[in-house]
Context: one part of a larger RNA
């Protein structure tokens, strides 16, 4: 030196664990904000720098209510303290709530500067303090007022409302792409998706027929959404590929309200007898309705009612919710150990053998559980009552009314499964432009019979979407290089001028019983004692593989 074998460092894998995560279920919530949010600075605790709480009333303050012995968070400690005259804690309602922050008195480089009006305080006066108010756009009332005479802008008071946040979800709506694919591309796809804008709600949008349809058929009867029609009918450089619909079967269930004709009151204009306005009555539809004349009926018997149909408060009752409470049965025996819940033997409850915890694997030891049960106060929901609302039919058809720059058509786009096509439907621009119930639309060009059905006003609950959040549970999910990027004081340390990117990092013991005391060091560290079942369990703390480095010893050279 090599090559074993053994005993150590050193790593830090692996095994076991879980405080965190993920991905559903059920039920609840589904906004907050000028009465100042979200978010934040910065302060507050005897000792206090972080988190967490709170906010000059600051580690908290009031009240009602639960609770029943400790208690002054994380968080040991030293001081000081408070609690059965019921504290710590829990929930219910309330005060405080500094400064930024739509930020709104002005300005600003967010957390800062400096005012002004009125009023209090103070000073011998100036100067200072306090409190309140002073942002812009808007609704509505008053006032005041210009070029320009009435008036009108315009500008001031008082009021009403709005700004901004987010849940990186769901949804409507204005804009609106590329990569890609078509094995190249350019019509077309990707797709009305990304993403920007705007608006809203607990959901939204749609929605009570100018429908569907017509084989079923003398048919059905708002929207939505599911399942099936169906990868069908069709679109389509008939390419890639895009892609219905009705009718079936389900969820869920609801309808109504305006314009106008008429009438009646006020007011305004003039041509003086009509036109315009406002409100109130009347009315709302297709078998046409309604006005309008007529004849019944009728003032509360009945109907209805606070998501649409009109709209408001309240009361009782019962429910649920936001703090809780009761809650069976072995301190059985033995045997192993360091400890019994384990083993052997005996016994008990069970509407309760879900689950977590005690020193190992505990129905019966401790929190529970299952089941009864509870609320002073505040919030939801349900019935009752209290209030509110409110005529209802028929004949007749002479008149009137029944949505106009719209239907619809021509040119250019688009959406529609549907790309101009035989191209209906809608919708936008643009030129044109009806009819008036003997009306008008629709049934995929288009015209005739035929059936449907009433545009050119609006409102509308449930069935559906979705999860930042609460509660209670679940898993052939993960188990620390996995699981969220984060089990750990993480959106931190860190990196970047920013916009932004972004980490590692978990475990002594059942109990700190955390090694008194001696010794060897200046110390780190170690010897010994001593605590432990054990310290090769000693904080660099479960288990500790391998690489890597040592010792030691056979063997070879």
């Nucleotide at each position: 030196g090599g090559c074993g074998c053994a005993u150590g460092g050193u790593g830090a894998a692996u095994g076991c664990c879980u405080u965190g995560g993920c991905a559903c279920u059920a039920g609840g919530a589904g906004c907050c904000g000028a009465u100042g949010a979200a978010g934040g600075a910065c302060g507050g605790c005897a000792c206090u720098a972080a988190c967490a709480c709170c906010g000059a009333u600051a580690u908290g303050c009031u009240u009602c209510g639960g609770g029943g012995a400790g208690c002054u968070g994380u968080a040991a400690g030293u001081g000081a303290g408070c609690u059965u005259u019921g504290a710590u804690c829990c929930g219910g309602a309330g005060a405080u709530u500094u400064c930024c922050g739509a930020a709104u008195g002005g300005g600003g480089g967010a957390a800062c500067c400096c005012a002004c009006u009125g009023u209090u305080c103070g000073u011998a006066a100036u100067g200072g303090a306090g409190c309140a108010g002073u942002a812009u756009c808007u609704u509505g009332a008053c006032g005041u007022g210009a070029a320009u005479a009435c008036a009108u802008a315009g500008c001031g008071u008082c009021u009403u409302g709005a700004u901004g946040g987010c849940a990186u979800a769901c949804c409507c709506a204005g804009g609106g792409a590329a990569c890609u694919g078509a094995a190249a591309c350019a019509u077309c796809u990707a797709a009305g998706u990304a993403c920007c804008u705007g608006g809203a709600g607990g959901a939204a949008g749609a929605g009570a027929a100018a429908g569907a349809a017509a084989u079923u058929a003398u048919u059905c009867g708002a929207u939505u959404c599911c399942c099936u029609a169906a990868g069908u009918a069709g679109c389509g450089g008939c390419g890639a590929g895009c892609g219905a619909a009705a009718c079936g079967g389900g969820a869920a269930g609801a309808g109504c309200c305006c314009a106008a004709a008429c009438c009646a009151a006020g007011a305004g204009g003039c041509u003086u007898g009509c036109c315009u306005c406002u409100u109130g009555g009347g009315g709302u539809u297709g078998u046409a309705g309604g006005a309008c004349a007529c004849u019944c009926u009728a003032u509360a018997c009945g109907g209805a009612g606070u998501u649409a149909c009109a709209a408001a408060a309240g009361a009782a009752u019962g429910g649920a919710u936001u703090a809780g409470a009761c809650g069976a049965a072995g301190c059985g025996g033995u045997c192993u150990g360091g400890a019994a819940a384990g083993u052997c033997c005996c016994g008990c409850c069970a509407u309760a053998g879900c689950a977590g915890g005690u020193a190992a694997a505990a129905g019966c030891c401790c929190u529970g559980u299952a089941g009864u049960u509870a609320a002073a106060a505040g919030u939801c929901c349900a019935u009752u009552c209290c209030c509110u609302c409110u005529u209802g039919a028929g004949u007749g058809u002479a008149u009137c009314c029944u949505g106009a720059g719209u239907a619809c058509g021509g040119c250019g786009g688009a959406a529609c499964a549907c790309g101009u096509g035989a191209a209906a439907u809608u919708c936008c621009g643009u030129c044109g432009g009806a009819a008036u119930c003997c009306g008008g639309g629709a049934g995929g060009a288009c015209c005739a019979u035929c059936u449907c059905c009433c545009a050119a006003g609006g409102c509308u609950a449930a069935a559906u979407a979705c999860u930042c959040c609460c509660u209670a549970g679940u898993g052939a999910c993960c188990g620390a290089u996995a699981g969220u990027g984060a089990a750990c004081c993480a959106g931190u340390a860190c990196c970047g001028u920013g916009a932004g990117g972004g980490a590692a990092a978990g475990g002594u013991g059942a109990a700190a019983a955390g090694c008194a005391c001696c010794c060897c060091g200046g110390g780190a560290g170690g010897g010994g004692a001593g605590u432990g079942a054990a310290a090769u369990a000693g904080a660099a703390c479960c288990u500790g593989a391998a690489a890597c480095c040592a010792u030691g010893u056979g063997c070879c050279u």